[in-house]
């Protein structure tokens, strides 16, 4: 040089056109004589990066970047 995959919260994922979610972590209270468990609550995302479609795009299309398989 071709085809394919996969890119979403610190991390592991979900989500299939209608205001971005979940475990886990975190941080604060509460509970306890302490620890662990538990409970409440809050933050944390230009959805890899630009464009085009659409009233509206993580999601459809096109170009690109990394990574990763697979074929010459």
């Nucleotide at each position: 040089g071709c085809g394919g995959g996969u890119g979403u919260a610190g991390c592991u994922c979900a989500g299939c056109g209608g205001u971005a979610g979940a475990g886990c972590g975190u941080g604060a209270c509460c509970u306890u004589g302490c620890c662990a468990a538990g409970g409440u609550c809050a933050a944390u995302g230009u959805c890899g990066a630009g464009a085009g479609u659409u009233c509206g795009a993580a999601u459809c299309u096109c170009u690109u970047c990394a990574c990763c398989c697979g074929c010459u």

Record summary
The RNA shown here (transfer RNA) has 72 nucleotides and comes from uncultured Rubritalea sp. Taxonomically the source falls in Rubritalea (Bacteria, Pseudomonadati, Verrucomicrobiia, Rubritaleaceae). The sequence was found in a public genome assembly. The coordinates come from a structure-prediction model, not an experiment, and the mean pLDDT is 80. It matches the Rfam family "tRNA".